This is a predicted structure of a 344-nucleotide part of an RNA (large-subunit ribosomal RNA, domain IV) from a metagenome. The coordinates come from a structure-prediction model, not an experiment, and the mean pLDDT is 87. Rfam family: Bacterial large subunit ribosomal RNA.
Context: one part of a larger RNA
RNA sequence: CUCUAGCUAAGGAACUCUGCAAAAUGGCCCCGUAACUUCGGGAGAAGGGGUACCUAUGUUAUGUGAUAAGAUAAACACUUUGAGCAGAAAUAGGUCGCAGUGAAGAGUCCCAAGCAACUGUUUACCAAAAACACAGGUCUAUGCUAAGCUGAAAGGCGACGUAUAUGGGCUGACACCUGCCCAGUGCUGGAAGGUUAAGAGGAGGAUUGAGAGAUUCGAAUUGAAGCCCCAGUGAACGGCGGCCGUAACAAUAACGGUCCUAAGGUAGCGAAAUUCCUUGUCGGGUAAGUUCCGACCUGCACGAAUGGUGAAAUGAUUUGGGAGCUGUCUUGGCUGGAGACCUG
Numbered sequence: 001c002u003c004u005a006g007c008u009a010a011g012g013a014a015c016u017c018u019g020c021a022a023a024a025u026g027g028c029c030c031c032g033u034a035a036c037u038u039c040g041g042g043a044g045a046a047g048g049g050g051u052a053c054c055u056a057u058g059u060u061a062u063g064u065g066a067u068a069a070g071a072u073a074a075a076c077a078c079u080u081u082g083a084g085c086a087g088a089a090a091u092a093g094g095u096c097g098c099a100g101u102g103a104a105g106a107g108u109c110c111c112a113a114g115c116a117a118c119u120g121u122u123u124a125c126c127a128a129a130a131a132c133a134c135a136g137g138u139c140u141a142u143g144c145u146a147a148g149c150u151g152a153a154a155g156g157c158g159a160c161g162u163a164u165a166u167g168g169g170c171u172g173a174c175a176c177c178u179g180c181c182c183a184g185u186g187c188u189g190g191a192a193g194g195u196u197a198a199g200a201g202g203a204g205g206a207u208u209g210a211g212a213g214a215u216u217c218g219a220a221u222u223g224a225a226g227c228c229c230c231a232g233u234g235a236a237c238g239g240c241g242g243c244c245g246u247a248a249c250a251a252u253a254a255c256g257g258u259c260c261u262a263a264g265g266u267a268g269c270g271a272a273a274u275u276c277c278u279u280g281u282c283g284g285g286u287a288a289g290u291u292c293c294g295a296c297c298u299g300c301a302c303g304a305a306u307g308g309u310g311a312a313a314u315g316a317u318u319u320g321g322g323a324g325c326u327g328u329c330u331u332g333g334c335u336g337g338a339g340a341c342c343u344g
Stems, first nucleotide, its partner, number of pairs: 001339008010330002014328001019325001027051005036041001038173001052095006062086003068080003096100001108323007115315002120132002136171007148157003174310004179240003184237002186233005193228003199222002204217005241259005268302001269299001280296005
């Protein structure tokens, strides 16, 4: 010097991306316990106090129930008695130590916010999460030889089930809700018309032949699904505007004009896990705050099951703050153990 442990004056997060690590808390008994809440929780909330030994109450309370007696015709059962054994808790007085769950093992706590309801699952060996799943919601397919999946096929699964069933898609407890657009794409329905293959059809031609014939080309007409067409459909894929003017200071624009569109973003939320400009502006917290919290709305580029907004509980989750606590630090020091290294 490295690793691993123990201690450390004064201070106590000044360290640092971050209290990372360490310290601290800790069992049991008693008291006491807020906001909020889905009334279950939150909660071991928080925060206090006690804890050893001896003596006394005291042959303690209490548990167990030996024996004996009563009553009965007798047995069981019943009433009374209470030997022995076990044995808390409390109160009072006293004793010792720095310290009594005397060693060991044994929650740190609080406030506020994001995300996900929750318990669960996951990248075996760098990610445990806000990702996946989930109960619940909804759409859609399927009437049974079901749809779907698998297999050249037979067959199998679905299911020895039968629409309160089974498959698929999306969302994701619960509460309040889920707006407008069917022009495009998709899906469903329609069948009048247009188009459309093989096939059917065969007017009319061509070659050859003396001819009969043989070979061959071939118009009209007929002819399915599909496409065109007509509707419906958004918890289907998706989408949800611009410019100009206007109120008796100014500013703003309830109002008006105009262009375009299938329709022009409703409720709610909003510098947000989304905000570029941006450390936006105001307020809070700090002596000082690019983070954080509450607002504002000018939303570069939120927005309603690619769900919107809330919300108790839950979380080895993420962010900000506080108390306690400490060698994280000011800033080092001492010591145990194991190494490296040096010498023999």